[in-house]
Context: one part of a larger RNA
RNA sequence: UGACGGGGGCCCGCACAAGCGGUGGUGCAUGUGGUUUAAUUCGACGCAACGCGAGGAACCUUACCUGGGUUUGACAUGGCGCUGGUAGUGAACCGAAAGGGGAACGACCCCGCAAGGGGAGGCGUCACAGGUGCUGCAUGGCUGUCGUCAGCUCGUGCCGUGAGGUGUUGGGUUAAGUCCCGCAACGAGCGCAACCCCCGCCCUUUGUUGCUACCGGGUAAAGCCGGGCACUCGAAGGGGACUGCCAGCGAAGAGUUGGAGGAAGGUGGGGAUGACGUCAAGUCAUCAUGGCCUUUAUAUCCCGGGCGACACACGUGCAACAAUGGCCGGUACAGACGGAGGCGAGCCCGUAAGGGGGAGCAAAUCCGAGAAAGCCGGUCUCAGUUCGGAUUGAGGUCUGCAACUCGACCUCAUGAAGUCGGAAUCGCUAGUAAUCGCGUAUCAGAACGACGCGGUGAAUACGUUCCCGGGCCUUGUACA
Repeated sequence: UGACGGGGGCCCGCACAAGCGGUGGUGCAUGUGGUUUAAUUCGACGCAACGCGAGGAACCUUACCUGGGUUUGACAUGGCGCUGGUAGUGAACCGAAAGGGGAACGACCCCGCAAGGGGAGGCGUCACAGGUGCUGCAUGGCUGUCGUCAGCUCGUGCCGUGAGGUGUUGGGUUAAGUCCCGCAACGAGCGCAACCCCCGCCCUUUGUUGCUACCGGGUAAAGCCGGGCACUCGAAGGGGACUGCCAGCGAAGAGUUGGAGGAAGGUGGGGAUGACGUCAAGUCAUCAUGGCCUUUAUAUCCCGGGCGACACACGUGCAACAAUGGCCGGUACAGACGGAGGCGAGCCCGUAAGGGGGAGCAAAUCCGAGAAAGCCGGUCUCAGUUCGGAUUGAGGUCUGCAACUCGACCUCAUGAAGUCGGAAUCGCUAGUAAUCGCGUAUCAGAACGACGCGGUGAAUACGUUCCCGGGCCUUGUACA
């Protein structure tokens, strides 16, 4: 000087408390451990591994295994030699394919009248290629975490033999090393904040594909049509919030408490943004890269299998155990997003998944598209049930070369466990939790995951003693 303390003081954070909903029990989905296996490819391991890399394993992917092939190689560059029946196309035949095999057909460019020469391509050979082989404890880059925490430093000066200190401590204050005051310090940098984006109020401009107050036409109805751009809205610019105003407290300070006005009030809400560093944290399997290893194999191609196994154990989710509910009928109201090898309407067929068909739409125009919870009415009456839907049987649909291992969906039948979950444990402070549906990426197909979107919409916070993490000062130390 740090680090640590079941030392002290001050202060924060869904850290506790107060509350709401869960997990831990059941079934299923998914990841992991373990076990099994020819292989069940590899990585990730407290927080910060475990719906993680993977934003999508039937083949491919694929890195693993069995088997069958190839050896200048699936791919790059160069040297030498050969090459017109050459390159290319490639029939029989073997084969699961890859591969082997070669009948037959059969070129191109440049120089040159031609002969011929050169090139491209091919073959052979030599250098080399190749490696998801090892080392993340040799590395770059990128990332996680402490932590959006308020800290981390420097120049000069001063103090100290020195390590170093001071500044950065102190008194207030703040979300903040934020600001004020003081002070052997005076300044400065990286962080904080602001500048950026979205949302919330208003104005201006602009009106089509958007809108429809007013006029007219028109319909069963409808901005459906002609005017129109006021309103909504779209998208560009601007205004608006600054403790600016008033009062109390405070040191005539920083600020804080209350109030006015205001759509919004003291950081208005959300995002992007992550200091010096820590964990030899993670990644050699995104990529790059040193070293090592391999070279008829640790390279490469192919068929099939595996990554999907299953006595078990754990994590994360989904669905439930019902009446604030289930089922049936009727009836409202979103936002964001996607669409041409695409989205696909009306119509017809099918109980349905879906099929036929193809209008319209590079989309404020057309389509996906029925939002669901909600509301109205009916039924069920506490029951393992009209709860619950696992499992299994049968029949189908779709994608795709192909759904056996191993896809999703539909219909009928079957109807398991489960009556609210031990010890323990997680999330959340407001348009949040809870609950309800919708969309997108990946993608031929394949989400209960991920990422977004809106609808309905709470309870509680006395307080900081305690648990956890963190900041500042101080103290002890046999630790560095």

The part of an RNA shown here (small-subunit ribosomal RNA, 3' major domain) has 480 nucleotides and comes from Leptospirillum ferrodiazotrophum. Rfam family: Bacterial small subunit ribosomal RNA. Rfam links the family to the GO terms ribosome and structural constituent of ribosome.